[in-house]
C1' cells in the first nucleotide's frame, strides 16, 4: 500500500415516530439500523405524476444513493 472488518479507540450518519413551522420541505427531539447510510443518477429495479386509455400495457417527466450492481473518495488498524 492492497485485501479485510474487531465486544478496539475516536468519531460519523440517522429509520419509524413526536413537536413546531411550512406544504417539493426545514428545525428540534428520537434511534431502527449502517463499514462508507460519504459523493455522483452509469446500469437495472421500485414508486409518483401526466398524456393516451373502458381497463391494462407502454412512452415521457420526476423521486428513491437507507433497493441492488458498478464507479470515485475517505477515519482506524486487531485477527
Nucleotide at each position: 500500500u492492497c485485501c479485510c472488518g474487531a465486544c478496539a479507540a475516536g468519531g460519523c450518519c440517522a429509520a419509524a415516530c413526536c413537536u413546531u413551522c411550512a406544504u417539493g420541505g426545514a428545525a428540534g427531539g428520537g434511534g431502527c439500523g449502517g463499514a462508507a447510510a460519504g459523493c455522483a443518477g452509469c446500469g437495472g429495479g421500485u414508486c409518483u405524476u401526466c398524456u393516451a386509455u373502458a381497463a391494462g400495457c407502454u412512452a415521457a417527466a420526476g423521486a428513491c444513493a437507507g433497493c441492488c450492481g458498478g464507479g470515485c473518495u475517505g477515519c482506524c488498524g486487531a485477527a